[in-house]
RNA sequence: GGUCGGCUGGCUCAAUGGUAGAGUGCUUGACUACGAAUCAAGAGGCUGUGGGUUCGAGCCCCACGUCGACCU
Numbered sequence: 001g002g003u004c005g006g007c008u009g010g011c012u013c014a015a016u017g018g019u020a021g022a023g024u025g026c027u028u029g030a031c032u033a034c035g036a037a038u039c040a041a042g043a044g045g046c047u048g049u050g051g052g053u054u055c056g057a058g059c060c061c062c063a064c065g066u067c068g069a070c071c072u
Base pairs, nucleotide, nucleotide: 001071002070003069004068005067006066007065010024011023012022013021018055026042027041028040029039030038048064049063050062051061052060
């Protein structure tokens, strides 16, 4: 320098163009002598950044950033 892939709650991952879910963690309650486990409820992200296409974008296009793999 080139090619490809990843980037979404604290963490790990989903989501075939139609107002983003799960597991785990966290908070509260139930249970318990107290905890753990279990059960219930709740908070927490508008999706790496900036544009574009579209009635509508996490999803399609472009640029940039960042991490990784491969090639030279």
Transfer RNA from Arachnomyces sp. PD_36, 72 nucleotides, folded computationally. The coordinates come from a structure-prediction model, not an experiment, and the mean pLDDT is 82. Its Rfam family is "tRNA". About the family: Transfer RNA (tRNA) molecules are approximately 80 nucleotides in length. Rfam classes the family as a transfer RNA.